Predicted 3D model of a 583-nucleotide part of an RNA (large-subunit ribosomal RNA, domain V) from a Desulfuromonadales bacterium.
Context: one part of a larger RNA
RNA sequence: CCCGCAGCAAGACGGAAAGACCCCGUGCACCUUUACUGCAGCUUGGCAGUGGAUUUCGGGUCAGCAUGUGUAGGAUAGGUGGGAGGCGAUGAAUCCGGGACGCUAGUUUCGGUGGAGCCAACCUUGAAAUACCACCCUUGUUGAUCUGGGAUUCUAACCUAGGCCCGUGAUCCGGGUCAGGGACAUUGCCUGGCGGGCAGUUUGACUGGGGCGGUCGCCUCCUAAAGAGUAACGGAGGCGUACGAAGGUUCCCUCAGACGGAUUGGAAACCCGUCGUAGAGUGCAAAGGCAUAAGGGAGCUUGACUGCGAGACUGACAAGUCGAGCAGGUGGGAAACCAGGUCUUAGUGAUCCGGUGGUUCCGCAUGGAAGGGCCAUCGCUCAACGGAUAAAAGGUACGCCGGGGAUAACAGGCUGAUACCGCCCAAGAGUUCACAUCGACGGCGGUGUUUGGCACCUCGAUGUCGGCUCGUCACAUCCCGGGGCUGGAGCAGGUCCCAAGGGUUCGGCUGUUCGCCGAUUAAAGUGGUACGCGAGCUGGGUUCAGAACGUCGUGAGACAGUUCGGUCCCUAUCUGCUGCGGG
Numbered sequence: 001c002c003c004g005c006a007g008c009a010a011g012a013c014g015g016a017a018a019g020a021c022c023c024c025g026u027g028c029a030c031c032u033u034u035a036c037u038g039c040a041g042c043u044u045g046g047c048a049g050u051g052g053a054u055u056u057c058g059g060g061u062c063a064g065c066a067u068g069u070g071u072a073g074g075a076u077a078g079g080u081g082g083g084a085g086g087c088g089a090u091g092a093a094u095c096c097g098g099g100a101c102g103c104u105a106g107u108u109u110c111g112g113u114g115g116a117g118c119c120a121a122c123c124u125u126g127a128a129a130u131a132c133c134a135c136c137c138u139u140g141u142u143g144a145u146c147u148g149g150g151a152u153u154c155u156a157a158c159c160u161a162g163g164c165c166c167g168u169g170a171u172c173c174g175g176g177u178c179a180g181g182g183a184c185a186u187u188g189c190c191u192g193g194c195g196g197g198c199a200g201u202u203u204g205a206c207u208g209g210g211g212c213g214g215u216c217g218c219c220u221c222c223u224a225a226a227g228a229g230u231a232a233c234g235g236a237g238g239c240g241u242a243c244g245a246a247g248g249u250u251c252c253c254u255c256a257g258a259c260g261g262a263u264u265g266g267a268a269a270c271c272c273g274u275c276g277u278a279g280a281g282u283g284c285a286a287a288g289g290c291a292u293a294a295g296g297g298a299g300c301u302u303g304a305c306u307g308c309g310a311g312a313c314u315g316a317c318a319a320g321u322c323g324a325g326c327a328g329g330u331g332g333g334a335a336a337c338c339a340g341g342u343c344u345u346a347g348u349g350a351u352c353c354g355g356u357g358g359u360u361c362c363g364c365a366u367g368g369a370a371g372g373g374c375c376a377u378c379g380c381u382c383a384a385c386g387g388a389u390a391a392a393a394g395g396u397a398c399g400c401c402g403g404g405g406a407u408a409a410c411a412g413g414c415u416g417a418u419a420c421c422g423c424c425c426a427a428g429a430g431u432u433c434a435c436a437u438c439g440a441c442g443g444c445g446g447u448g449u450u451u452g453g454c455a456c457c458u459c460g461a462u463g464u465c466g467g468c469u470c471g472u473c474a475c476a477u478c479c480c481g482g483g484g485c486u487g488g489a490g491c492a493g494g495u496c497c498c499a500a501g502g503g504u505u506c507g508g509c510u511g512u513u514c515g516c517c518g519a520u521u522a523a524a525g526u527g528g529u530a531c532g533c534g535a536g537c538u539g540g541g542u543u544c545a546g547a548a549c550g551u552c553g554u555g556a557g558a559c560a561g562u563u564c565g566g567u568c569c570c571u572a573u574c575u576g577c578u579g580c581g582g583g
């Protein structure tokens, strides 16, 4: 060096299972509910099946009769029209008795008496005679008719898991007959309600993992690298309007502030003078503008027009923006001219659906209409603001599937804020004296043991705390060894330097690492090794399914809260290592 046998399991990110954790999918399932929308079921009412009688209370129509003082006024004038006459022995005025109405003044009716008269324009009044006729209004009454409600009652529909008889040798069922109930109940159609009992679904995205929080459209500035544009959960602020003048035009004016002066006037009210490029003002944020003013005032006004629009700018598109000029008519100005809102840039919402106004459009044989088109306009915090529906929340540890190391938890990596260790400066403490020892305020490093940041291999799997076993390395050394300084007398210490050869205990509590405690020891070191080591063991903890408590939640359920319980597979091919053997 080659080969073999027996062993051990550190590695082959060993084998097994397209990760159960985590995230993603406009995936699935099941569960919940005061998510949405339905359905069953329950219930309300109407009609039908569904009939008779009595009584009572309503409504409509027709007919008769009655019914009507606001005040001036012979007085309880309903309205309008016609109208100069109407009623009366088929019995008037008057008187007596009864009834009805009543705002007690009276009106009206019936019976008797009576015997030939009683009323009308009359004077007043907004309106003139119930003298007479007609049509009506308010309210009431009588009759007829139609219809509705309530109550009682009947029996013939309908009902009976009541008796008896029969089919029949039958607690089913059917027929018959009594009895009971009874137009109710049950049922059908329509209708309002309740309705996780059941069903179908929804329950956004961004995100230095996800959740929680925040945000989502528009305007201004910075970031933005001197054209435009340009990202972040980068830094700052605003908007979801206002104004009929705060618009148009013509004419006029100049601010803020400072200083000086002057009654009440004081640091500022108003007045005068000088200086004053803008520090004022501009409806509201910021930026860019603006004194020739876009700032302030007055006069007249409505261009805050209608029909267009050459040509451009921005934008993936949709869309947004600027615009001379032409026609019509208008305002201001002597005119030239200016005016299609406002110093500019925010003050917003596509499409569908529907409303309103207009219209020389279409309009199912024709004429109309219904309906639609076109023009104008209205209705969205559709604010998740390019708006999935008119209409929508949650749980899953019982979970499932498809994916991802595009993305978290372990480990590693990078980083080293944090951590640990060291150094510099030296105020100060140390009686005195910064540096025996300690060291503020600050500064500079090292390590890769903490907590983190990042998300780079691994999600077709890299098993995760602690214990056991077995180690191995570093030295920033716990002990044993050597030394310097000492605020080292000695003993015992403090601190620093050198040093890794060896060593570094047994118990109680706890799953604990850690820690506290007990008893020792020369000492009971600090770290690395996938927080060494589960194809070596354990399985107490954490981290599935069961169950309970507290708390949260309406609930399903949930909780770095607690509690009891809970399957740990692998016969070693290669590397490595141990022992033995052969060549």
Base pairs, nucleotide, nucleotide: 001583002582003581004580005579006578007577008576010575011574012573014570015569022404023403024402025401027400028399029396030395031394032393035201036200037199038198039197041194042193043192045190046189047188048187051154052153053152054151055150056149057148058147059146060145061144062143063142064141065140066139068137078136079135080134081133082132085119086118087117095112096111097110098109099108100107101106158181159180160179162178163177164176165175166174167173204216205215206214213233217239218238219237220236221235222234240385241283242342243341247301248300249299250298251297252296253295255279257275258274259273260272261271281290282289284347286345287344288343305328306327307326308325311322312321313320314319317386330339331338332337353379354378355377356376357375358374359373361372362371411458412456413454414453415452417451419447420446421445422444423443424442428438429437465540466538467537468536470532471529472528473527474526475525478503479502480501481498482497483496484495485494486493505519506518507517508516509515546564547563548562549561550559551558552557

It matches the Rfam family "Bacterial large subunit ribosomal RNA". For this family Rfam cites "Crystal structure of the ribosome at 5.5 A resolution" (Yusupov et al., Science, 2001).